[in-house]
Molecule: SAM riboswitch aptamer (S box leader)
Organism: Neobacillus dielmonensis
RNA sequence: UUCUUAUCAAGAGAGGUUGAGGGAAGGGCCCGAUGACACCUCAGCAACCUUCAAUGGGAUUUUCAUUGAAAAGGUGCUAAGUCCUGCAAAUUACUCGGUAGUUUGCAAGAUAAGAA
Numbered sequence: 001u002u003c004u005u006a007u008c009a010a011g012a013g014a015g016g017u018u019g020a021g022g023g024a025a026g027g028g029c030c031c032g033a034u035g036a037c038a039c040c041u042c043a044g045c046a047a048c049c050u051u052c053a054a055u056g057g058g059a060u061u062u063u064c065a066u067u068g069a070a071a072a073g074g075u076g077c078u079a080a081g082u083c084c085u086g087c088a089a090a091u092u093a094c095u096c097g098g099u100a101g102u103u104u105g106c107a108a109g110a111u112a113a114g115a116a
Base pairs, nucleotide, nucleotide: 001116002115003114004113005112006111007110008109013042014041015040016039017038021031022030023029026085027084028083043078044077045076048074049073050070051069052068053067054066055065056064057063058062082108086106087105088104089103090102091101092100093099094098
């Protein structure tokens, strides 16, 4: 970097260093010299990997699924719904050439686990 699977309306910030951009590209709207972003330290959140227990299936001493609990370790995360948005279909309302809302699917992105 690519592929597969799962999740994405919840949750969780202080200190230090540095000094101008940052929030994905465009648009919007925000954050930022009352110091953002980034990096470091400490703390926290969560529960993907992980550990334990129960139940069920396969099977024979191990494996899979579901549910519950834990947080030592590997990641991740700690402004705003993935900050908002794209495409298609269905449907509802209206001021009916269109706008707004809802649902489903797809695309894009992020994170985890596995594979190449």